[in-house]
RNA sequence: GGAGUGGGUCGGGCGAACGCGCCGCCGGCUUACGGCGGUGAGGAAAGUCCGAGCUCCACAGGACAGGAUGCUGGGUAACACCCAGGGGGGGCGACCCCACAGAGAGUGCCACAGAAAACACACCGCCCGGUACGCCGGGUAAGGGUGAAAUGGUGAGGUAAGAGCUCACCGCGCCGGCGGCGACGCAGGCGGCACGGCAAACCUCAUCCGGAGCAAGGCCAAAUAGGGGGAGAGAGGUGGUCCGCCUCGUCACGAUCCCCGGGUAGGCCGCACCGAGGCAGUCGGGUAACCGCUGCCCCAGACAAAUGCUCGCCCCACGUCGGGUCGGCCCGACGUGGACAGAACUCGGCUUACAGACCCACUCCGCUC
Numbered sequence: 001g002g003a004g005u006g007g008g009u010c011g012g013g014c015g016a017a018c019g020c021g022c023c024g025c026c027g028g029c030u031u032a033c034g035g036c037g038g039u040g041a042g043g044a045a046a047g048u049c050c051g052a053g054c055u056c057c058a059c060a061g062g063a064c065a066g067g068a069u070g071c072u073g074g075g076u077a078a079c080a081c082c083c084a085g086g087g088g089g090g091g092c093g094a095c096c097c098c099a100c101a102g103a104g105a106g107u108g109c110c111a112c113a114g115a116a117a118a119c120a121c122a123c124c125g126c127c128c129g130g131u132a133c134g135c136c137g138g139g140u141a142a143g144g145g146u147g148a149a150a151u152g153g154u155g156a157g158g159u160a161a162g163a164g165c166u167c168a169c170c171g172c173g174c175c176g177g178c179g180g181c182g183a184c185g186c187a188g189g190c191g192g193c194a195c196g197g198c199a200a201a202c203c204u205c206a207u208c209c210g211g212a213g214c215a216a217g218g219c220c221a222a223a224u225a226g227g228g229g230g231a232g233a234g235a236g237g238u239g240g241u242c243c244g245c246c247u248c249g250u251c252a253c254g255a256u257c258c259c260c261g262g263g264u265a266g267g268c269c270g271c272a273c274c275g276a277g278g279c280a281g282u283c284g285g286g287u288a289a290c291c292g293c294u295g296c297c298c299c300a301g302a303c304a305a306a307u308g309c310u311c312g313c314c315c316c317a318c319g320u321c322g323g324g325u326c327g328g329c330c331c332g333a334c335g336u337g338g339a340c341a342g343a344a345c346u347c348g349g350c351u352u353a354c355a356g357a358c359c360c361a362c363u364c365c366g367c368u369c
Stems, first nucleotide, its partner, number of pairs: 001365010012314005018308001020040008042340001046351002049349005054213004066209005071085005086100001087098004101204002106202002108198003120151001123144002125140006152170006171193001172191004177186003217269004227260005237253005277297005283292003315338010
């Protein structure tokens, strides 16, 4: 100097003018409104994917069904998150990735190609025998070919040719030993080697899980129309009651007034000061995640939803022009651009999006001393 890896911080600044939400104070015909002061988005506020707080409902216990998770130890309120470690895979390396239990319980699947994709299988080749010289029968998985995957791998012996047929090493299974809290690792002995792969296919095993969500839930409560109760002077209407009719009596309904109750519109709380809260520490414990201690702080809040816009200067990037310079480059003018995105009950995570700037640690390559 170039190429990279991991982690962290920020994510435009200053000034002026106009404007918005909330809170407090003051003025005001204490309604409208005006003035002053304070405060006012994010690292992801996003996706709503996990885990919780909180609220209501349900609930003796257990099981089934369904779902999630799936190496070990730790952290945490909890988690599918985080930290540390083990194992496997990738990269020269810093480092990155992995649902990483079971296929020697059962069922199922394995496209195309290939002889054969699993109670099976001989296409080419090789070897033996026969032959009518076209081929036929048998042996063989060492070689070729197909495929994502072909019946443990390499080497030697052995054989007609071959083959765990035999042997050595590696791999695999079993057994006990040592180290480690553990996942696991190390060395040893035994077994000639057991019918491949897929469980984010059904399934099996282990652990965990009641449901719904702030439109939760609680309180106040209008008009209108229903519901319940009471009052109802006089006259009158409709229907019932007594055998068909009429009259009288009586009961009910409707109309009027009062009271009660439920629900709706609307308003208030939940909800925004006190929390699994934030910041700082040369503090303490721990490899770390994290925990503890001390000090300081109070930190947006609506209900169609405020947090904005304009101008000037500066900053950064790019382009054009001009000047300086051998050149790298520097200076000036002008123009364009400066992301992703917007709180809605609140936290802890994950994932996704993002113009650009800066910092720390580390790796590889080249050059120079």